[in-house]
This is a predicted structure of an 86-nucleotide RNA (c-di-GMP-I riboswitch aptamer) from Sporosarcina psychrophila. The sequence is in RNAcentral, with records from Ribocentre. Model confidence (mean pLDDT): 83 of 100. The model forms 95% of the base pairs in the Rfam consensus.
């Protein structure tokens, strides 16, 4: 500095799902648990996606329909490192 082709030494991370616990809701967070993961680190004021408490509209009147200020980094991206090759 470049690329990720590895049955990765020594670790590491922890998906469904159960529980507790915050939240309006997506979700987070703590424990137990492993589906994966070579960045499942770390970034939400790039783009995707999820959500609609609230505002706003419409309505047959309690429903529908748009909108993040809520979240997602295990979708994409950005960014810094480890290992191994050149």
């Nucleotide at each position: 500095u470049u690329u990720g082709u590895a049955u990765a030494u020594a670790g590491g991370c922890a998906a469904a799902c159960u529980u507790a616990u915050c939240g309006a809701a997506a979700g987070g967070u703590a424990a137990g648990g492993a589906c994966g993961c070579a960045a499942a680190g770390c970034c939400a004021a790039g783009g995707g996606c999820c959500u609609a408490a609230u505002a706003c509209a419409a309505c047959u009147a309690u429903u529908u329909g748009u909108a993040a200020u809520g979240g997602u980094a295990g979708c994409c991206g950005g960014u810094u490192a480890c290992c191994a090759a050149g």